[in-house]
Predicted 3D model of a 72-nucleotide RNA (transfer RNA) from a Minisyncoccota bacterium. The same sequence occurs in records of 2 taxa. The coordinates come from a structure-prediction model, not an experiment, and the mean pLDDT is 82. The sequence is in RNAcentral, with records from ENA. Its Rfam family is "tRNA". NCBI's taxonomy places the organism under Bacteria, Bacillati, Minisyncoccota.
RNA sequence: GGGUCCGUCGGUUAAUUGGCAAACCACUGGUCUCCAAAACCAGAACUGCAGGUUCGAGUCCUGCCGGACCCG
Numbered sequence: 001g002g003g004u005c006c007g008u009c010g011g012u013u014a015a016u017u018g019g020c021a022a023a024c025c026a027c028u029g030g031u032c033u034c035c036a037a038a039a040c041c042a043g044a045a046c047u048g049c050a051g052g053u054u055c056g057a058g059u060c061c062u063g064c065c066g067g068a069c070c071c072g
Base pairs, nucleotide, nucleotide: 001071002070003069004068005067006066007065010025011024012023013022019055027043028042029041030040031039048064049063050062051061052060
């Protein structure tokens, strides 16, 4: 340099192949308790970046950035 695949809350993964982005762990607050843990209830936090297509994009298209693997 060329090719293939991947990128979603702090972490690990979903999202029916275009129609309200969700679950578990962790975190915060509350209930309970003498205190804490556990349990239960509630909450915050996410689509790598920039464009394009579309009524509507995590999903499709283009470019870039990052990662893994293969070829040279």